[in-house]
RNA sequence: ACAGGUCUUUUGAGCGAGGGUUUGAUCCUGGCUCAGGGUGAACGCUGGCGGCGCGCCUAACGCAUGCAAGUCGUGCGGGUGUAGGGGCUUCGGCCUCUGCAUCAGCGGCAGACGGCUGAGUAACACGUGGGUAACCUGCCCGGAGGUGGGGGAUAACCUGGGGAAACCUGGGCUAAUACCGCAUGAGGUUGGGGUGGGGAAGGUCCCCCCAACCAAAGCCCUAUAGGGCGCCUUCGGAGGGGCUCGCGGCCUAUCAGGUAGUUGGUGGGGUAAUGGCCCACCAAGCCUAUGACGGGUAGCCGGUGUGAGAGCAUGGCCGGCCAGAGGGGGACUGAGACACGGCCCCCACUCCUACGGGAGGCAGCAGCGGGGAAUCUUGGGCAAUGGGGGAAACCCUGACCCAGCGACGCCGCGUGGGGGAUGAAGGCCUUCGGGUCGUAAACCCCUUUUGCCGGGGAAGAAGUCCUGACGGUACCCGGCGAAUAAGCCACGGCUAACUACGUGCCAGCAGCCGCGGUAAGACGUAGGUGGCUAGCGUUACCCGGAUUUACUGGGCGUAAAGGGCGUGUAGGCGGCCGAGCAAGUCCGGCGUGAAAUCUCCCGGCUCAACCGGGAGGGGUCGUCGGAUACUGUUGGGCUAGAGGGGGGCAGAGGGAGGUGGAAUUCCCGGUGUAGCGGUGAAAUGCGUAGAUAUCGGGAGGAACACCGGUGGCGAAGGCGGCCUCCUGGGCCCUUCCUGACGCUGAGGCGCGAAAGCGUGGGGAGCGAACCGGAUUAGAUACCCGGGUAGUCCACGCCCUAAACGGUGGGUGCUAGGUGUGGGGAGUGUCGACCCUCCCCGUGCCGCAGCUAACGCUUUAAGCACCCCGCCUGGGGACUACGGCCGCAAGGCUAAAACUCAAAGGAAUUGACGGGGGCCCGCACAAGCGGUGGAGCGUGUGGUUUAAUUCGAUGCAAAGCGAAGAACCUUACCAGGGCUUGACAUGCCGGUAGUAAGGGCCCGAAAGGGUACCUGACCCGUAAAGGCGGGAGCCGGCACAGGUGCUGCAUGGCUGUCGUCAGCUCGUGCCGUGAGGUGUUGGGUUAAGUCCCGCAACGAGCGCAACCCCCGCUCUGUGUUACACGUGUCACAGAGGACUGCCCUGCAAAACGGGGAGGAAGGUGGGGAUGACGUCAAGUCAUCAUGGCCCUUAUGCCCUGGGCUACACACACGCUACAAUGGGCGGUACAAUGGGCUGCGAAGGCGCGAGCCGGAGCUAAUCCCCAAAAGCCGCCCCCAGUUCGGAUCGCAGGCUGCAACUCGCCUGCGUGAAGCCGGAAUCGCUAGUAACCGCCGAUCAGCACGCGGCGGUGAAUACGUUCCCGGGCCUUGUACACACCGCCCGUCACGUCAUGGGAGCUGGCUUCACCCGAAGUUGCUGGCCCAACGGCCCCGCCGAGGGAGGCGCCUAGGGUGAGGCUGGUGACUGGGACGAAGUCGUAACAAGGUAGCCGUACGGGAACGUGCGGCUGGAUCACCUCCUUU
Repeated sequence: ACAGGUCUUUUGAGCGAGGGUUUGAUCCUGGCUCAGGGUGAACGCUGGCGGCGCGCCUAACGCAUGCAAGUCGUGCGGGUGUAGGGGCUUCGGCCUCUGCAUCAGCGGCAGACGGCUGAGUAACACGUGGGUAACCUGCCCGGAGGUGGGGGAUAACCUGGGGAAACCUGGGCUAAUACCGCAUGAGGUUGGGGUGGGGAAGGUCCCCCCAACCAAAGCCCUAUAGGGCGCCUUCGGAGGGGCUCGCGGCCUAUCAGGUAGUUGGUGGGGUAAUGGCCCACCAAGCCUAUGACGGGUAGCCGGUGUGAGAGCAUGGCCGGCCAGAGGGGGACUGAGACACGGCCCCCACUCCUACGGGAGGCAGCAGCGGGGAAUCUUGGGCAAUGGGGGAAACCCUGACCCAGCGACGCCGCGUGGGGGAUGAAGGCCUUCGGGUCGUAAACCCCUUUUGCCGGGGAAGAAGUCCUGACGGUACCCGGCGAAUAAGCCACGGCUAACUACGUGCCAGCAGCCGCGGUAAGACGUAGGUGGCUAGCGUUACCCGGAUUUACUGGGCGUAAAGGGCGUGUAGGCGGCCGAGCAAGUCCGGCGUGAAAUCUCCCGGCUCAACCGGGAGGGGUCGUCGGAUACUGUUGGGCUAGAGGGGGGCAGAGGGAGGUGGAAUUCCCGGUGUAGCGGUGAAAUGCGUAGAUAUCGGGAGGAACACCGGUGGCGAAGGCGGCCUCCUGGGCCCUUCCUGACGCUGAGGCGCGAAAGCGUGGGGAGCGAACCGGAUUAGAUACCCGGGUAGUCCACGCCCUAAACGGUGGGUGCUAGGUGUGGGGAGUGUCGACCCUCCCCGUGCCGCAGCUAACGCUUUAAGCACCCCGCCUGGGGACUACGGCCGCAAGGCUAAAACUCAAAGGAAUUGACGGGGGCCCGCACAAGCGGUGGAGCGUGUGGUUUAAUUCGAUGCAAAGCGAAGAACCUUACCAGGGCUUGACAUGCCGGUAGUAAGGGCCCGAAAGGGUACCUGACCCGUAAAGGCGGGAGCCGGCACAGGUGCUGCAUGGCUGUCGUCAGCUCGUGCCGUGAGGUGUUGGGUUAAGUCCCGCAACGAGCGCAACCCCCGCUCUGUGUUACACGUGUCACAGAGGACUGCCCUGCAAAACGGGGAGGAAGGUGGGGAUGACGUCAAGUCAUCAUGGCCCUUAUGCCCUGGGCUACACACACGCUACAAUGGGCGGUACAAUGGGCUGCGAAGGCGCGAGCCGGAGCUAAUCCCCAAAAGCCGCCCCCAGUUCGGAUCGCAGGCUGCAACUCGCCUGCGUGAAGCCGGAAUCGCUAGUAACCGCCGAUCAGCACGCGGCGGUGAAUACGUUCCCGGGCCUUGUACACACCGCCCGUCACGUCAUGGGAGCUGGCUUCACCCGAAGUUGCUGGCCCAACGGCCCCGCCGAGGGAGGCGCCUAGGGUGAGGCUGGUGACUGGGACGAAGUCGUAACAAGGUAGCCGUACGGGAACGUGCGGCUGGAUCACCUCCUUU
């Protein structure tokens, strides 16, 4: 100094967590899923209290009943009731006045508010900000002025009539603040005129003049005045509204064109008002990819939920706006409506009806039915707040205030507090010791929130009094008593909480991964535990996690994703230097962003929820002012981008025409003869009618060897003989010209391999289809012989591909090295090379950087900017439908249902390969002998059986457990028996003639019985056989017992790969990681043995060595051996061998080859010894052992049987088939071993097995003991035999309680198959194989088996191609229970969703035509009419109005034709899914024919073949390039 770490300080923020699941493991990609919060909820279980909220999300479905909008008598006239007064009276009563009450009417105001709902609406509907110089406004407020004088009617009422009713109608009377003239005009309106001002602005506003036109209503109190409430005109205000504009907020392009009042104009109508709002005429416009039009969905907002935020979702309650009032249309009245509780009409529905006609509209509050998973009382009150009317009293008010119901939500409270250990009982677990529920309970002390009872008792009332539904409520006081009050879910991981039992892939669980097939922490139950708590879970939905649509904040070489390529439109983006402007941008002021909500602070209900006050925050908004760096814009300039000029250059660039040779085939001719051809081998085929071969001649088509090259050219597809013509692009040099003219590019347009299509040519070779031949289980293939389309040409289509560098285009920047193509400069030279440098292209290697890794790396996949295209889990699906294109094939665009928990990329370790390299092994080969054939033995399968007990099952079960099944063994079967048991321990009770022994009876035995005989023991006490205890026995209890099950619960032991050379660790290093390195490499070895090298250095388990036996020598000892000691032999010990020595090879070393010496060499021979691990390998029947099961039996005993069966099949053996033999006789030589109720000599008997006999020996002493092959001699003479000995008969021997089932041996007799063994298969490399006998264990007896021992004693190994197994390296992989793997398609069956489909049937919608209600409006006549006007005013006429008629428009209805979208449909297409169906084997290893893409044809199917293309092909060789030396 650098790097890392730690601490401290300052600033600043106040905020962002992930997990499970693809694999053997890893990293990445990627989907699914969980933990959080929320809700107008619902459902399940449960439920004590209070406060505050909320409560039809569905059928804008239909509604019984009541209520929800009236009020005013101080606008008016009446009816009725009643009280009173006056007058009249014929005393019946009549008239009149006043008050009160009431009823309807005329009239006024209200009813357009309030309340409900969300259907419709994608729109100026809403939000936000503007405009209105284009407008209206009742009641209210302020200003100004006025309120004079007349007229004619009409309801009510009376009366007549009609009607079932609703109601209608004739006649008659009457009032007004109802209606109508006239007067007045501050003023207003209209028309005309004038001047000035304001203004961005027009016919605007203000001011002035003229003309015309326009008002009114009264009532009450008091009365002398007057006052109050009204009324009229007008100006202004406030508040409310109309219209209009900018901007903002859904999905769909599989909706691309839409539009006829459409767009504009002129004139008019209409309105409060602009406007095509409406009409006439004129023009032909208008909207649209910045998404018109159409379709779908939806009330919008303040807000609300979530989120770190950006966003996303949502619009319930409350508030603002809009829209609607059974569906549809319409206007009337009015300040305001096209009017929820008004009117008219049409339609649907319901009700009444006297059938003529009427009535009705809960999306007001309650309530009912219905729908639904689901949402309340037909409550109280106008006390408060607010509203309507009124002068007021007051009336009305389902607005509202309250109460009720509902855990629907939020908030608060309680179900007690303290003490209490014999850790009670009980439950559960248990290793039986205990643990746990658990201070939990009981019990003691205390408290009283809540509850119940009693007492008191509000605020809310503004405003002096009166007035409270809630309510005797809140609250306060007292009393009583732990009393009245806990559940739900979960407990395999995620995820906090574990045991037992039951169940046994069942029943079930499950959000994902997944649990359950006999020990389930995952099912069910219980105990326990965890979590939350009057709730807890579940379901549904939203946001989050999800940077998984990525603006914040993603990607596209191989994971999903670059368009096949170009050209270019719109659009996006854009070089350098001045200047102006200020649209974007930035700053500030002002306005607005309602309230509520949210955040903060403060306050009120005991707290909180809730509520109140204050502050803050919030826009993509408006406006004013300011700034000018950047973007933009205007204008000026520049040359570095781009383009051009000039000079050179290379090239399979494109098009057309011509031309050349080689080769194939065919034809003709010659030579020539028996074949050719083809393959793994063949055959089909061709050939004696002369092929193939060969020579000459000719025809025709197609393609252009060598050059030729990770060489060249082109945008891509692609382009290859030579020549000519036409033509595109590029590179280099040149600072001459233009002056940003640029980049990209949605649509569009053009080009676009092969195959394919159309028409016409052409056709040599090749060659889908097709036909043969082979192969094969088959062979619709691979191989072979033929062969049509096609391949070729012209013209026209098609438009796809692994159209790939799987890498869009442009620009700039960022180490190098080395090839190669083109050009230039420098140096140099006569010149060409060489060399150095620059530009362009094309390869390889490589730093930084990037990447999940692989890899990329100036030709980026690095660092940046600009533009386009594309992706968002797998399958369904390069699909369907629709649209566009095409002659067709088909192409482009492109879903959904359903289904899965993955599908993937790269890399890692293995395993595997009919991949490669290297190397081992009796692995093959070479050789010797066998097995497989026969008979027999043994084991096994199978079958049989009452039972044939059980286990072992490829190698690695099968002469195995069995180193000994006649009984026993024995586990099996039949029958007979026992039940504390054949055996162990403990406890209780009993027991002397008892236990035990014997006898007798039954019995096959076991066992049972018994009036019989004999007949006990130990200890203590002690006077005693009295008592107590023990043993034994009897009875009982606890328990014993089980070869019953599970070797897939286990220990132990064992087999196997394999005596193979491997398997790992520590530290370091490399890698994000799995992991690698070490352990790979070069040598070498039997060996990971050793050496060398090396980011490794060491180490462990294995190998080797150490151990044992044998071989040589020596020493010691020497019995019972030999023998008389120097020796053999035996025992014990030592030595010896180590590549030590020499030569030699390898660079050296290790090591190898040869040699010497030596008994022995290079691990001397043999044994013991078996790494990490594999096979859920074997064994619960050796033993042990968890769990389960049996308990007068699944235990135990006995007799007999069975394990020994026998039509078969296999495995291992024995004996043979003979003469290298058989038989007979003679004769020789071992070693290991064994022996006391044992081996058994000599001797004797027997043909023999054997018997008699007993010597000797607990053994180098005696015995088993003879060895056999061999050797010597004789016979046999090739024969089913003098081979072979099975089988059977007879007679014997031995063991044993007993040889019938079922032993071994002997003798005699009998004499079977078999004459060397098919396919196939085993052992062995030296003292080995082969041949020969001997011993032993087991064992009473039984050996062809097993374990050992010695004797005789070979042959062969060239070699590692091949079979099998193995080791190391490498490669590919879609395998990882790992090739006995994985996996594809048809077919069959089941389930599900879906496309097509003759059609059938709905919904929405368009167009044409017909009919057309109400109503506005226009027109209209011979109908009707009080006010006003005229007249000769009876009356008539006029003005005006009404009814009627006729039109325009039109709701709706009808007919017809379309469009869009559902449902359904015989049949049909594919698809998905479904433990064990069929056929094949396509793919993954070179997957056995490399695979794949496009296309075409063919085929049961995967698929096959042709043509062109790709490497995302293994392997070997070659070429080129690169790296290292």
Source information:
Small-subunit ribosomal RNA from a Chloroflexota bacterium, 1525 nucleotides, folded computationally. Lineage of the source: Bacteria > Bacillati > Chloroflexota.